[in-house]
Context: one part of a larger RNA
């Protein structure tokens, strides 16, 4: 891992409610007795009920409050005893699961210290003190050689250790092996016997060690400790169907209560819609208040500068109250003020089926007063039984944050949660739409219709050339298609080409020079078709070129500005790369038209369940579903009654296959097997397994 067996809401005693039954001349016994037991029978103590109200005395169909029958509160008659079911309480209380705490004991054959008695340490090196002899001295000190053999001395086996690496890692081994390596006469190592005990011992001290167990050993009792925690909790079908919110909580992943669900009963007739009448101070808007804010006018006070001996007086491109004109802002501003929402009242039912006169009309069809049937929806109250009290995303209105977050926190909705199906390539929360069952029938929704891929390579009018479509901003630009305004134009515009573009004059000033053109002032006059005291290059200054302006030629539109649609640039990411791919100039974008495809939607045909609803018929409605509630059943073991079936002419069990039923399941058949064992209808439960790192066994 797999297969098979076992494996979890029980039992007792009480309370509540429901159902069923007995009695209701109220009901009923408890312990005990009951000559084997259990019953029958006995036992009336006791319990519930029959009267309430008041704190009570008391009073009483009433009573209490009160000065008060003014008003108000409570009351003014159905029970009781069993059985069954659900539920609650107390017990281990649905099952498995702690870490711990406590009492009593067992351990020092491991290991830690201590203790008694024994044992062991190859070989080599170094050469302390002392001593002897020589030298030395007055004697010493001192010195040399020798002797000597000290040491938590040195090198290095046994022995004891364990610093490094490798191997090993379901090992040969629950700590080893191999290669190096530390100590090795000492605080050394070691044999045997003994001592110290868990709130303790021992510890050259690491919370180390105390029998593979140590921040408190092990065994056992309390003990099925407790677990607001995790996991698990076994057959079927049908009906209804939540919550993730408020308030409280030593409360926040738990409870209690309300809300929401189921079920039983009572009760109202409504829900939605529409009309009428309200209150409001939000959105918007506004500046009348409270604040805030920009510019202008008038401008108190102040600052600065003058005049004056001073009083004072004058000026000011400073600041600025107040006032005024124009223009803004506000959750804690409002002279105003919606839509929604909400309150009260009135009116009114809606769907489906059916019946059907008369009239109109060629017919079909449509409209239609009235009658009948049926179903649904909403609320309130009461009893019993729950679950939920971690919510998620989307839309709208807000707070927090950075008008960040798949962020956080509220309000009002939706979906998911508990919702399948179709679309969005894939995609709980987006779009469409709510799955009773069957069908190789039809119509549609969202979304699609070149191909993958079901359905128009459809119609018509435009745009786009960027593969834009198929990610993005400020900004930039003779991209392109439109719209508006304005100027010039056959008395010839715009662009090009030909020609002119002059004279006073080199104006004046300034300057070394300044001649249209360094700079300053002025910017006139003349001739002319026109020509600036000069638009830009240029020269040292001139010169030269050019422009404005004019003529000729040409010939019909040209210039400026505002704006709309679609495009271009702006545009850099990590494996190669994604409109879903192919591919597309439409198969892209905008407008419009007609078809078609497309879902478990709707319809059609047939069947089933539930509700109204109760026997049938029939009609209408209805049948997604987690937690959860309710209803109806199947099966297992054992057992009672009745008739007592079946069974060596083959029981149970196993296995094969067929049939029936909405399902749990039931019935038959071939084989195997070799002795038991049903049906009907009741009773009682050790009563249904796929999950619990379940448990036992096989492989």
């Nucleotide at each position: 891992g797999u297969c098979g067996g076992c494996g979890a809401c029980u039992c007792a005693u009480a309370g509540g409610c429901a159902g069923u039954g007995g009695c209701u001349u109220g009901g009923u016994u408890a312990a005990g007795g009951g000559a084997a037991c259990c019953c029958a029978c006995u036992g009336g103590a006791g319990c519930c009920g029959u009267a309430g109200c008041a704190a009570a005395a008391a009073u009483g169909a009433g009573u209490c409050u009160u000065c008060a029958u003014a008003g108000g509160g409570c009351a003014a008659u159905a029970g009781u005893c069993a059985c069954u079911g659900c539920u609650u309480a107390u017990g281990g209380a649905c099952c498995c699961g702690a870490a711990c705490c406590u009492g009593g004991g067992u351990g020092a054959u491991c290991u830690a210290u201590c203790u008694a008695u024994g044992a062991c340490c190859a070989g080599g090196a170094u050469g302390a003190a002392g001593c002897u002899u020589g030298g030395g001295u007055g004697a010493a000190a001192c010195u040399a050689a020798g002797u000597g053999g000290a040491g938590g001395u040195c090198c290095g086996a046994a022995c004891c250790g364990a610093c490094u690496g490798a191997u090993g890692u379901u090992a040969a081994a629950g700590a080893a092996u191999c290669a190096g390596u530390g100590g090795a006469u000492g605080a050394g190592u070691u044999g045997u016997g003994g001592u110290u005990g868990g709130g303790g011992g021992u510890g050259a001290a690491a919370u180390g060690c105390c029998a593979c167990u140590c921040g408190a050993a092990c065994c056992u009792c309390g003990a099925g400790c407790u677990a607001g925690c995790u996991g698990g909790u076994u057959c079927u079908c049908c009906c209804c169907a939540a919550a993730a919110u408020g308030c409280g909580u030593u409360g926040a992943g738990g409870c209690a209560u309300a809300a929401c669900a189921g079920u039983u009963g009572a009760u109202u007739g409504g829900a939605c819609a529409u009309c009428u009448a309200g209150g409001g101070g939000u959105a918007a808007a506004g500046c009348a208040c409270u604040g805030u804010u920009u510019c202008g006018g008038u401008g108190c006070a102040g600052g600065c500068c003058g005049c004056a001996a001073g009083a004072g007086u004058g000026g000011u491109a400073c600041c600025a109250a107040a006032u005024u004109g124009a223009g803004g802002c506000a959750a804690a501003c409002u002279c105003u003020g919606a839509a929604u929402a909400u309150u009260a009242g009135g009116u009114a039912u809606a769907g489906c089926c059916u019946u059907a006169a008369a009239a109109u009309u060629a017919a079909g069809a449509a409209a239609g007063a009235g009658g009948g049937g049926u179903c649904a929806a909403a609320g309130u109250c009461a009893g019993c039984u729950a679950g939920u009290g971690a919510g998620a995303c989307g839309a709208u209105g807000g707070g927090g944050g950075a008008c960040a977050a798949g962020c956080u926190u509220c309000a009002u909705c939706g979906u998911c949660g508990a919702g399948a199906g179709g679309g969005a390539a894939a995609c709980a929360a987006c779009c469409c739409g709510g799955a009773u069952c069957a069908c190789u029938a039809g119509c549609u929704a969202a979304g699609a219709c070149c191909u993958c891929u079901a359905a128009a390579u459809g119609g018509c009018c435009a745009c786009u050339c960027a593969g834009u479509g198929a990610c993005a901003a400020a900004g930039a630009a003779g991209g392109u298609a439109g719209g508006g305004g304005u100027g010039c134009g056959g008395a010839g515009a715009c662009a090009g080409c030909c020609a002119g573009g002059a004279g006073g004059u080199u104006u004046g000033c300034c300057u070394a020079g300044a001649a249209g053109a360094a700079g300053c002032c002025a910017c006139c006059c003349u001739u002319g078709a026109a020509a600036g005291a000069g638009u830009g290059c240029g020269u040292a200054a001139u010169a030269u070129c050019u422009c404005a302006c004019u003529g000729a030629u040409c010939a019909a539109g040209c210039g400026c500005u505002c704006u709309u649609g679609c495009a271009c640039c702006g545009a850099a990411g990590a494996u190669g790369a994604a409109u879903g791919g192919g591919g597309c100039u439409a198969a892209g974008u905008g407008a419009u038209c007609u078809g078609c495809c497309g879902a478990a939607g709707c319809u059609g045909u047939g069947g089933g369940g539930u509700g109204u609803a109760a026997a049938a018929a029939u009609a209408c409605a209805u049948c997604a579903g987690u937690a959860g509630g309710g209803g109806a059943g199947c099966g297992u073991u054992u057992u009672g009654c009745c008739u007592u079936a079946u069974a060596g002419g083959g029981a149970a069990g196993c296995c094969u296959u067929c049939g029936c039923a909405u399902g749990a399941g039931c019935g038959g058949u071939a084989g195997u097997g070799g002795a038991c064992g049903a049906a009907u209808u009741g009773g009682a439960a050790g009563g249904g397994a796929g999950a619990a790192u379940g448990u036992c066994g096989g492989c």
This is a predicted structure of a 699-nucleotide part of an RNA (large-subunit ribosomal RNA, domain II) from Capsicum annuum. NCBI's taxonomy places the organism under Eukaryota, Mesangiospermae, Pentapetalae, asterids, Capsicum. Model confidence (mean pLDDT): 81 of 100. The full RNA is in RNAcentral, with records from SILVA. It matches the Rfam family "Bacterial large subunit ribosomal RNA". Its family is annotated with structural constituent of ribosome and ribosome in the Gene Ontology.